Overview: A computed fold for a 161-nucleotide RNA from Cognatiluteimonas weifangensis, annotated as FMN riboswitch aptamer (RFN element). Of the family's consensus pairs, 100% are formed in the model. Its Rfam family is "FMN riboswitch aptamer (RFN element)". Rfam describes the family as follows. The RFN element is a highly conserved domain that is found frequently in the 5'-untranslated regions of prokaryotic mRNAs that encode for flavin mononucleotide (FMN) biosynthesis and transport proteins. This element is a metabolite-dependent riboswitch that directly binds FMN in the absence of proteins. In Bacillus subtilis, the riboswitch most likely controls gene expression by causing premature transcription termination within the 5' untranslated region of the ribDEAHT operon and precluding access to the ribosome-binding site of ypaA mRNA.The FMN riboswitch structure, reported in present an FMN-bound six-stem junction, adopts a butterfly-like scaffold, stapled together by opposingly directed but nearly identically folded peripheral domains. The organism belongs to Cognatiluteimonas, within Bacteria. The prediction has a mean pLDDT of 78.
């Protein structure tokens, strides 16, 4: 340093102003926010090279909501409980709880111009997206499941190479 195992800790942001209305952080106008890993031509620091004063190279850190994946949530499947229905020795359905998990269903959403050998990532501009349940009125931003779960990150110990 790599791999494996056990454990610990951590692991999500955002409605401010105006309008309508009896009532809206839910509608309309303006605003605001962006989980995790990867990719890297941007950037910061350090070092080096050419010696052409502007470039190039190396190391480390940061660096994409809409490029590739992942997670959570919903859906789905299984089990249990409860209640109900029926063509009632069984089957079906509502609700609740627990589990599974990738086939995939929702798995969302980007273009234009510039620079350049090269742009999905840089610069400029314009756009777009955001689970479920609740609500006096439709929610990315309020309340709730959630003091939950988790992609993963850091560390400790043990084993192997």
């Nucleotide at each position: 340093c790599g791999c494996c195992g056990u454990c610990u800790u951590c692991a999500g942001g955002g409605c401010g102003g105006g309008g309508u209305g009896c009532g809206a952080u839910u509608c309309c106008c303006c605003a605001c926010c962006g989980g995790c890993g990867g990719u890297a031509g941007g950037u910061g620091c350090g070092g080096g090279c050419c010696a052409g004063c502007g470039g190039c190279c190396c190391g480390c850190g940061c660096g994409a909501g809409c490029c590739c994946g992942c997670g959570a949530g919903c859906g789905c499947c299984c089990g249990c409980g409860c209640c109900g229905g029926c063509c009632c020795u069984g089957c079906c359905g509502c609700c609740g709880c627990g589990g599974g998990g990738u086939c995939a269903g929702c798995a969302g959403a980007u273009c234009c111009g510039g620079u350049g050998c090269g742009a999905a990532g840089c610069c400029g501009g314009a756009g777009c997206c955001g689970a479920c349940g609740g609500u006096g009125a439709c929610a990315g931003u309020c309340c709730g499941g959630a003091u939950g779960a988790a992609a993963g990150a850091a560390g400790a110990c043990g084993g192997c190479g």